A computed fold for a 73-nucleotide RNA from a Pseudomonadota bacterium, annotated as transfer RNA. Model confidence (mean pLDDT): 81 of 100. It matches the Rfam family "tRNA". About the family: Transfer RNA (tRNA) molecules are approximately 80 nucleotides in length. Rfam classes the family as a transfer RNA.
RNA sequence: GUCCCUGUAGCUUAAUGGAUAGAGCAAGUGCUUGCGGAGCACUAGGUUGUCCGUUCAAGUCGGACCAGGGACA
Numbered sequence: 001g002u003c004c005c006u007g008u009a010g011c012u013u014a015a016u017g018g019a020u021a022g023a024g025c026a027a028g029u030g031c032u033u034g035c036g037g038a039g040c041a042c043u044a045g046g047u048u049g050u051c052c053g054u055u056c057a058a059g060u061c062g063g064a065c066c067a068g069g070g071a072c073a
Base pairs, nucleotide, nucleotide: 001072002071003070004069005068006067007066010025011024012023013022018056027043028042029041030040031039049065050064051063052062053061
């Protein structure tokens, strides 16, 4: 330099172009306990990497960039 793959919550991830983007772990609060842990209940946490486009509607489709990984040179 060319080509391919990936990017969603602190971490791991789900979501056929269509309802308010769901879940597990972690975190917080409460119950429980002599105190913890475990268990149970609840809560908070997401501009879906950035920008633009297509569409009535985009996490999903297209383009350009950014980051990570890979193949070739």